Transfer RNA from a Bacteroidia bacterium, 72 nucleotides, folded computationally. RNAcentral holds the sequence, with entries from ENA and MGnify. It matches the Rfam family "tRNA". The family's RNA type in Rfam is transfer RNA. About the family: Transfer RNA (tRNA) molecules are approximately 80 nucleotides in length. Its family is annotated with triplet codon-amino acid adaptor activity in the Gene Ontology. The coordinates come from a structure-prediction model, not an experiment, and the mean pLDDT is 84.
RNA sequence: UGCGGGAUAGAGCAGGGGUAGCUCGUUGGGCUCAUAACCCAAAGGUCGGAUGUUCGAAUCAUCCUCCCGCUA
Numbered sequence: 001u002g003c004g005g006g007a008u009a010g011a012g013c014a015g016g017g018g019u020a021g022c023u024c025g026u027u028g029g030g031c032u033c034a035u036a037a038c039c040c041a042a043a044g045g046u047c048g049g050a051u052g053u054u055c056g057a058a059u060c061a062u063c064c065u066c067c068c069g070c071u072a
Base pairs, nucleotide, nucleotide: 002070003069004068005067006066007065010024011023012022013021018055026042027041028040029039030038048064049063050062051061052060
C1' cells in the first nucleotide's frame, strides 16, 4: 500500500430483509438441616459510528473507527 475476515447482553457465540436468540454468568424464588447440583422466573442489547436503498435493515450499498490475518 492493497486484499480478506471480524465488531450482536457481563463473557463466548448464532441469526445473512419481517417484533434479537442460545450457553455460561447475574438477580429473585423453589428444593435442602445447610451448601453445591437441579427446577422455575426475571433483569440486562438503540446489533461499532454515519448516510443511503426499501413498506420494513443486525442483515443490502457507500464512507469512517477499531481488532486479526495475508501481501508489498